RNA sequence: GGACGGUUAGCUCAGUAGGUAGAGCGGGAUCCUUUUAAGUUCUUGGCCGGGGGUUCGAAUCCCUCACCGUCUA
Numbered sequence: 001g002g003a004c005g006g007u008u009a010g011c012u013c014a015g016u017a018g019g020u021a022g023a024g025c026g027g028g029a030u031c032c033u034u035u036u037a038a039g040u041u042c043u044u045g046g047c048c049g050g051g052g053g054u055u056c057g058a059a060u061c062c063c064u065c066a067c068c069g070u071c072u073a
Stems, first nucleotide, its partner, number of pairs: 001072007010025004019056001026044004031039001049065005
């Protein structure tokens, strides 16, 4: 330099024939327990890497930039 994949919650990841986003873990509170751990119930959370475009409508399609990874020269 070329090809491909990835970027979504604090972390690990889902989420495609476009219709304003979820799980687990974590954080907070509550109950239980002599206490801790475990367990119960409730709750907390992100405008989806940046910018632009298409569309009535974009995490999702298109362009571009940035970063990470794999392969290749």
Transfer RNA from a Gammaproteobacteria bacterium, 73 nucleotides, folded computationally. Taxonomically the source falls in Gammaproteobacteria (Bacteria, Pseudomonadati, Pseudomonadota). Model confidence (mean pLDDT): 82 of 100. Its Rfam family is "tRNA". It is annotated as a transfer RNA. Rfam links the family to the GO term triplet codon-amino acid adaptor activity.